[in-house]
RNA sequence: GUCUAUCUUCGGGGCAGGGUGAAAUUCCCGAUCGGCGGUAAUAAGGUUAAUUCUUUAAGCCCGCGAGCCUUUGUGGCAGGAUUUGGUGCGAUUCCAAAGCCGACAGUAAAGUCUGGAUGGGAGAAGAUGGAG
Repeated sequence: GUCUAUCUUCGGGGCAGGGUGAAAUUCCCGAUCGGCGGUAAUAAGGUUAAUUCUUUAAGCCCGCGAGCCUUUGUGGCAGGAUUUGGUGCGAUUCCAAAGCCGACAGUAAAGUCUGGAUGGGAGAAGAUGGAG
């Protein structure tokens, strides 16, 4: 280092300011947020004989998770949502610009408030035993 058993811990962020109104963090202007794994030309650091090593880099590329609906299905919300330009052998990941998306219940119509949830969870780290 690999496989395996048991256990422990960890494991989601966000409407400032303003308008209308009897009432809106729900509408309008504006603001703001981005779970987990993969991919990787970024960035940082170390090192070698070397093209080596470590950490890090996608909400909208691939896959996964939670939630809801339901005729329990290989179904639906949901193919959730990205384009243009630049560089380059190579980029929907870099750089620039402009966009777009976001369960259910409640309530003046909600990604952001309250609630189910002191829940669940993709997974991450570690401990101990075993195998080869």